Model confidence (mean pLDDT): 81 of 100. A computed fold for a 73-nucleotide RNA from a Planctomycetales bacterium, annotated as transfer RNA.

RNA sequence: GCUCCCUUCGUCUAGUGGCCCAGGACACCGGAUUCUCAGUCCAGUAACAGGGGUUCGAUUCCCCUAGGGAGUA
Numbered sequence: 001g002c003u004c005c006c007u008u009c010g011u012c013u014a015g016u017g018g019c020c021c022a023g024g025a026c027a028c029c030g031g032a033u034u035c036u037c038a039g040u041c042c043a044g045u046a047a048c049a050g051g052g053g054u055u056c057g058a059u060u061c062c063c064c065u066a067g068g069g070a071g072u073a
Stems, first nucleotide, its partner, number of pairs: 001072007010026004018056001028044001030042004049065005
């Protein structure tokens, strides 16, 4: 250089056109329980890498860019 793969809450992940104002676990904040802590229970905050295109409708399909990874001479 070329080819291919990945990028979603703080972390790990589910979701592959509409039922999704994106779900779960851990973490965090608040409350209950407890003499206190831990644990348990309840409730809450928080995310689709950036841009463009296709479509009535895009986290999902296509292109470019950025970052990461693999293969190849």
The organism belongs to Planctomycetales, within Bacteria. The same sequence occurs in records of 2 taxa.